[in-house]
This record gives sequence, C1' cells and structure tokens, in this order.
RNA sequence: AAUUUAUAGAGAAGCGUACAGAGACAGGCUCGUUGACACGCUAGCAACCUGAAUCAAGAAUCAAGGUGCUAAUUCCUGAACUGAGAAGUGAAUAUAAAUU
Repeated sequence: AAUUUAUAGAGAAGCGUACAGAGACAGGCUCGUUGACACGCUAGCAACCUGAAUCAAGAAUCAAGGUGCUAAUUCCUGAACUGAGAAGUGAAUAUAAAUU
C1' cells in the first nucleotide's frame, strides 16, 4: 500500500507553541485572532485488540497495556440503485483486527 470483517446517533479536557484558515472530497451549513486547525505535554473517553472475572458458548461488567478518539449523527446531502416524495439499500470516508 491492497483485501476482508466489524464498528461509526453515546462518551471525553487543560496548558504551552505557533500562526489563518478548518470541518476527507463537491455543494451547503457551521467553527475560527474571545486564536480554531496543527504540534508537544498532562488529563480524559472507551471503538477494536489485550488482561481480569463470568459463561457450554455468547452478551453484559471491570481495567486502561497497544492503536485510536476528545465541536456539531461520519455536521447534512451526494458519489450508485429503488421511489412521485419521504425514505431505504448502498457507496464514500474514518478507526481497529487479520491476511497478502
């Protein structure tokens, strides 16, 4: 990097640095010098793996070690199809695990 599977309406901060854009992409709509976004440190949350306990097995529970995450439902709609429409199934994206 690619493929597959699962999940994505809940949850979660502060300080420092530094600057003007940011929210994947397009259109909207929001956030942003009352310094967003990004990076660093600490803290937190708990999706997957891991550990504990439990079980026939699972689900649920606890912990927070490995990734991850901490504005708005993945912010909404759209990548295609069905449908008069609303909507639905998908798709796209992100995260994790396994394989190549």
Model confidence (mean pLDDT): 84 of 100. SAM riboswitch aptamer (S box leader) from Cyclobacteriaceae bacterium HetDA_MAG_MS6, 100 nucleotides, folded computationally. The sequence was found by an Rfam model in a public genome assembly.